[in-house]
C1' cells in the first nucleotide's frame, strides 16, 4: 500500500427496507421485608458520523473515522 469484515442503550446481543427497534444485564423509583438481597411493577436511556437512492433507510449506494483481521513492501 492491497482486500475482507465489524460499529445497534452503562454492557453483551437480535432485528436488514414498512408504521411506537426487541432481549438479556446493569441503573433508577416504588411495592414486598425488622434491614439486606431475592422476587414483583413501572421509569430512564440506544442505529458511529456526512452525504445520497427512495413515498419511506438501522437496512441499499458512496465517502469519512475507528477497530479487528489476511496479504505484500521496506528499512
Nucleotide at each position: 500500500g492491497g482486500a475482507a469484515c465489524u460499529a445497534u442503550g452503562g454492557u453483551g446481543a437480535a432485528g436488514u427496507g414498512g408504521u411506537u427497534a426487541u432481549c438479556a444485564u446493569a441503573a433508577u423509583u416504588g411495592c414486598c421485608u425488622g434491614u439486606c438481597a431475592c422476587g414483583c411493577a413501572a421509569u430512564a436511556g440506544u442505529c458511529a458520523c456526512g452525504a445520497g437512492u427512495u413515498c419511506a433507510a438501522u437496512u441499499c449506494u458512496c465517502g469519512u473515522u475507528a477497530g479487528u483481521u489476511c496479504c505484500g513492501c521496506c528499512a

Transfer RNA from a Bacteroidales bacterium, 75 nucleotides, folded computationally. The prediction has a mean pLDDT of 80. Its Rfam family is "tRNA". By type it is a transfer RNA. Rfam links the family to the GO term triplet codon-amino acid adaptor activity. Taxonomically the source falls in Bacteroidales (Bacteria, Pseudomonadati, Bacteroidota, Bacteroidia). RNAcentral holds the sequence, with entries from ENA.